Source information:
Small-subunit ribosomal RNA from an uncultured bacterium, 1491 nucleotides, folded computationally. The prediction has a mean pLDDT of 83. Its Rfam family is "Bacterial small subunit ribosomal RNA". Gene Ontology terms of the family: ribosome and structural constituent of ribosome.
RNA sequence: AGAGUUUGAUCAUGGCUCAGAUUGAACGCUGGCGGCAUGCCUUACACAUGCAAGUCGAACGGCAGCGGACCUUCGGGUGCCGGCGAGUGGCGAACGGGUGAGUAAUGCAUCGGAACGUACCUUUCAGUGGGGGAUAACGUAGCGAAAGUUACGCUAAUACCGCAUAUUCUGUGAGCAGGAAAGCAGGGGAUCGCAAGACCUUGCGCUGAUUGAGCGGCCGAUGUCAGAUUAGCUAGUUGGUGAGGUAAAGGCUCACCAAGGCGACGAUCUGUAGCGGGUCUGAGAGGAUGAUCCGCCACACUGGGACUGAGACACGGCCCAGACUCCUACGGGAGGCAGCAGUGGGGAAUUUUGGACAAUGGGGGCAACCCUGAUCCAGCCAUGCCGCGUGAGUGAAGAAGGCCUUCGGGUUGUAAAGCUCUUUCGGCCGGGAAGAAAUCGCACAGGCUAAUACCUUGUGUGGAUGACGGUACCGGAAUAAGAAGCACCGGCUAACUACGUGCCAGCAGCCGCGGUAAUACGUAGGGUGCAAGCGUUAAUCGGAAUUACUGGGCGUAAAGCGUGCGCAGGCGGUUGUGUAAGACAGGCGUGAAAUCCCCGGGCUCAACCUGGGAAUUGCGCUUGUGACUGCACGGCUGGAGUGCGGCAGAGGGGGAUGGAAUUCCGCGUGUAGCAGUGAAAUGCGUAGAUAUGCGGAGGAACACCGAUGGCGAAGGCAAUCCCCUGGGCCUGCACUGACGCUCAUGCACGAAAGCGUGGGGAGCAAACAGGAUUAGAUACCCUGGUAGUCCACGCCCUAAACGAUGUCAACUGGGUUGUUGGGUCUCUUCUGACUCAGUAACGAAGCUAACGCGUGAAGUUGACCGCCUGGGGAGUACGGCCGCAAGGUUGAAACUCAAAGGAAUUGACGGGGGCCCGCACAAGCGGUGGAGCAUGUGGUUUAAUUCGAUGCAACGCGCAGAACCUUACCUGGCCUUGACAUCCGGGGAACCCCCAGAGAUGGGGGGUGCCGCGAGGAGCCCCGAGACAGGUGCUGCAUGGUUGUCGUCAGCUCGUGCCGUGAGGUGUCGGGUUAAGUCCCAUAACGAGCGCAACCCUUGUCAUUAGUUGCUACGAAAGGGCACUCUAAUGAGACUGCCGGUGACAAACCGGAGGAAGGUGGGGAUGACGUCAAGUCCUCAUGGCCCUUAUAGGUGGGGCUACACACGUCAUACAAUGGCUGGUACAGAGGGUUGCCAACCCGCGAGGGGGAGCCAAUCCCAUAAAACCAGUCGUAGUCCGGAUCGCAGUCUGCAACUCGACUGCGUGAAGUCGGAAUCGCUAGUAAUCCCAGAUCAGAAUGCUGGGGUGAAUACGUUCUCGGGUGUUGUACACACCGCCCGUCAUGCCACGAGAGUCUGUAAUACCCAAAGGUGGUAGCCUAACCCGUAAGGGAGGGGGCCAACUAAGGUAGGAUAGGCGAUUGGGGUAAAGUCGUAACAAGGUAACGUA
Repeated sequence: AGAGUUUGAUCAUGGCUCAGAUUGAACGCUGGCGGCAUGCCUUACACAUGCAAGUCGAACGGCAGCGGACCUUCGGGUGCCGGCGAGUGGCGAACGGGUGAGUAAUGCAUCGGAACGUACCUUUCAGUGGGGGAUAACGUAGCGAAAGUUACGCUAAUACCGCAUAUUCUGUGAGCAGGAAAGCAGGGGAUCGCAAGACCUUGCGCUGAUUGAGCGGCCGAUGUCAGAUUAGCUAGUUGGUGAGGUAAAGGCUCACCAAGGCGACGAUCUGUAGCGGGUCUGAGAGGAUGAUCCGCCACACUGGGACUGAGACACGGCCCAGACUCCUACGGGAGGCAGCAGUGGGGAAUUUUGGACAAUGGGGGCAACCCUGAUCCAGCCAUGCCGCGUGAGUGAAGAAGGCCUUCGGGUUGUAAAGCUCUUUCGGCCGGGAAGAAAUCGCACAGGCUAAUACCUUGUGUGGAUGACGGUACCGGAAUAAGAAGCACCGGCUAACUACGUGCCAGCAGCCGCGGUAAUACGUAGGGUGCAAGCGUUAAUCGGAAUUACUGGGCGUAAAGCGUGCGCAGGCGGUUGUGUAAGACAGGCGUGAAAUCCCCGGGCUCAACCUGGGAAUUGCGCUUGUGACUGCACGGCUGGAGUGCGGCAGAGGGGGAUGGAAUUCCGCGUGUAGCAGUGAAAUGCGUAGAUAUGCGGAGGAACACCGAUGGCGAAGGCAAUCCCCUGGGCCUGCACUGACGCUCAUGCACGAAAGCGUGGGGAGCAAACAGGAUUAGAUACCCUGGUAGUCCACGCCCUAAACGAUGUCAACUGGGUUGUUGGGUCUCUUCUGACUCAGUAACGAAGCUAACGCGUGAAGUUGACCGCCUGGGGAGUACGGCCGCAAGGUUGAAACUCAAAGGAAUUGACGGGGGCCCGCACAAGCGGUGGAGCAUGUGGUUUAAUUCGAUGCAACGCGCAGAACCUUACCUGGCCUUGACAUCCGGGGAACCCCCAGAGAUGGGGGGUGCCGCGAGGAGCCCCGAGACAGGUGCUGCAUGGUUGUCGUCAGCUCGUGCCGUGAGGUGUCGGGUUAAGUCCCAUAACGAGCGCAACCCUUGUCAUUAGUUGCUACGAAAGGGCACUCUAAUGAGACUGCCGGUGACAAACCGGAGGAAGGUGGGGAUGACGUCAAGUCCUCAUGGCCCUUAUAGGUGGGGCUACACACGUCAUACAAUGGCUGGUACAGAGGGUUGCCAACCCGCGAGGGGGAGCCAAUCCCAUAAAACCAGUCGUAGUCCGGAUCGCAGUCUGCAACUCGACUGCGUGAAGUCGGAAUCGCUAGUAAUCCCAGAUCAGAAUGCUGGGGUGAAUACGUUCUCGGGUGUUGUACACACCGCCCGUCAUGCCACGAGAGUCUGUAAUACCCAAAGGUGGUAGCCUAACCCGUAAGGGAGGGGGCCAACUAAGGUAGGAUAGGCGAUUGGGGUAAAGUCGUAACAAGGUAACGUA
């Protein structure tokens, strides 16, 4: 620091996801040791049991219990001593410890403040005198189950109450008035006292003040979550005066008065939440968080309340109410773990009912000491962090085993074993700390003092004190001995193979894997990463510049309000003076400690602990500065505005007027149609339409001018004239003097449609009706037609209200070309130049993802407003506001997807457009489709009808030839190392014959070879054993090879350069031309490659050479010759070369000459990059899988030849251009020894006999046929046609039944030229006629070749099909056989409405009102003090009653939140089912928005 994912690819936008760090975690697998730390995040749920706050006898009376002492009548007694239960009293219990429910401010943080309190501690001062009355304990007697309690009586105090005193203190009218106390302990020289003691002194206390520190209470400022679908809240409310109250200011409380106070800088309400230091993350700014530690707050079963006290409205106190639990004798009582352990419950989940006060700290005490679940330790848990170990060295036969394999090997792997060495940790034996020096004793010194007592401080010294713990640590001996797992291995992301599985099982963070060769599932081997842990899940930050302060955007991706005016707010020209709020600089205070960071130190290191520093970016106070902003005051004219003078205009409102046209009405002329459409029909018309003439009525809109012209803020505005009125522009001068810009809320305007009331209504025209179209047609088209459109008034308030571009201002090569309005100059005009304001087209820099924008910015800046943050759900629901309604505005969530979207690129496609080509159409000729037959296919049938090929590009195709064989299929009967190959052992030659059998096969017989001197060897056959053979079994979607097709179409690419961010483009486009990307020209391209063409074969002409079997002008032949024909070899020839024209001077085209041939002369071979997962595993080869007495092999027979049917392709016909009969003529190319077979003979014929010739330019197949010449038939199912069938034969072959071909005689079917549709062909072609060959024993109407005869037509490119090339649109890219929308049906999911119903929450009003304190009252009771001799009275106190306040409770109506809810509504999603085809191309009616 980035990466993956939208696309065929690209750039940008944008979301989702990942890699990092972290955690009080949990879960899965695994687990050696130690140190340090953490450990109920959930039910502030309920709690058994134990402990967590006591202490003081030096405050007191006492003495239950224990120990001792004394006395004893042995029962016991004596507080006498150590001490001490209970009690009175003091101090503490308000700390420490827990939790985070509540709390959005009565809190917290930071910084300030004034009107306060303070026990213990500290400083200073003063005092501590003298009296009194009670009461617990205790005793006696009761009540009660208990808790507890009552009456009477006794008693003490540092308990309580007066009096005296009063420096200070409080009040004050300044004179005065009020107001305290307590003793206890130690010691002691003199004096006094019987004694106690007085007295003195020391210490600890006490009282009144005072000082300080610390602590606490109160107030202010600033900061402190979300929601506006919470916008108004507030009556003690805001302020004042007075009073009360408090420690203290204050509506804190009360009376009266005033009507204020808070709020868009967010009051009130609702939801959520303890706050901070810090912690996690981050480069930082930030974001998230608030366990452990520290500070503050709040709470203590829930709610309320006060008491005591220095301090509480009190966790282990009290009272009341409520819920719950427990005890009960049913009368009544008791309780509060959010202390430490622990239990139940909840939960994914969180420990021991441990030890000790040894240390630190706290309470009490003079102290010893006691208490302390604070604390220190231990225990449990890998919960986290840190450290250590599980060995080290050597060791190649690269062992065995595993896995893979191309079978060679590779890998595990120096890994192991083996040898040598070490011994941490753990286990064993032994030693063994620091943490602990205070208190205390002794000695000395100082202080106090009369004192060498006491007390106290210091020094020295002595002894005691350890929970942890026999722990840390150290030493010793022994042994490699006891100690490794987890996740991952398709990309991101380090790490790959085999097997199993077969869209199954499963994986998955995202993209995505899995449908028979899975590096993605499962297992194994191997590898990678981390390691006593490793993964997963959850959560936070980061990456995310994805809320953008640092640091984003808004023309088209999400995003500019429809437009203006304008209050608040924000911002603001120039100059001077002052000020000092902001700002800047210095200083001071504070910013707790811990944490983080830096430098040191201590545990062997580290984690951890610890010393110092830095930092704490903040806040406050203060001093200074005066540039900038603000503020105050005064100027200026450039911004803004006003006046005077001109100008243009569909700017707005009202009124009046006009002509053309449509329609209607009347009258006339006139006759059969009109209207409408792609074509029609509905409609109108003989009752007279349409057409035409004249006249009239009425409404709406204003042709031409008219224009990327004008005006307006936008919406919008168009005949002419008049009235009223707004704004703009220009020129010069004068005036005001910043008056400005923007604008949340607000106000106004706002097309069309729509609504209300009343008019109006010609045309047009939703709805509606009819006619067409159509599979349907609730549409498009047609005929009608109502609202509406028009006017007035009032609403609605939305549009793709668009320049998809907010308003204002400034600046920027002062660019080019139009156009509107004004002005200046030149000017007689035409012009021209300059300038201001508009409005268009291009375009530099710059910007932009690109497209594009470009002085009218989307450039460079400033000010202000509005808006955006993935797609869908959804501009929907609920709520509010507005509206008569329609609806508008504001505006979510659940759920769901990994994309949605923008611009551009390359293709493909279009019922887009341009150009061009092709037997593509057209023009022609002949066919197919109809008939019967042949053949192939489908289907059906069958034991089997083997398999493959399936639009063009399967179907007379594989098959150049199925009776057996072929043959792969079926049935029967056989064989198992095999019919075939290699290896091993043994034997034998091979081979021939006979028998059984349908045959395979089985049995039997005969019989011995070749080479070598020999040993032996070669080939052949048989037997045996196993390795193996074999497979036309599967997969052509694992493959090679090969083939088809687009297409013999003219295309397909590369290098360098250039353009573009890039995909890509250019080249290859453009203008011509060509059969051609053929060539030329032009050109940011220049070249090149594969294709085209040419080179090759054949054919057409000629020459040369060579002539046998050919030919022959010689010849009967032999023989001669090679001119000609021919044969076969080499050459020549044709190149737009020449001429003319056209073209651009080019390429080229047109015409011509010459020539056998002329523009590629004809034909063939030759097939670019690629497409179709095209065909073929059954030609062959081959991976993988499968079979192995069978899916292999042999064999007899059958089948591939079936037959209601459908299709393809041929041949033959339907006849006279013909059939039949007779006669006569002319080819080429082939084949031939298992062969072709002559002459001649026989047969009607197929054929038979025969045997000459020929290994072939010699001989044979072999008579070519159509043609031609005669004759006949005469338009008919025929002298056409030949299917079918019968009989008789021939040939091949082991064998013609299933199932061959041919011959003769007889039979003589359909068929009279073929519907829709469709095929071939452009010249030696179509058509027609024969011939030959391959295969082959035999079996072509097929196939491949050959020649003979030999046409017609092409205007042309509108249309059909196919192709090429530019261009255009695209939501397609599997590419239109594409994509895709909505209803309905089914399952699932979340949500809204819903008669209602249930449960809360916060208020309001009223009723009732506990405890409580306050106030009132004075009937009851009452020790101290006062008056009084007393009786009694008073003060004060208690209790009672009353009043107000008030928790809980009750009632009521509203508000609000949540749950459930028959039914209902739309939404999402799934596999894809139904119906259509709305959108994307002109998507077949352009689309979209609104109504």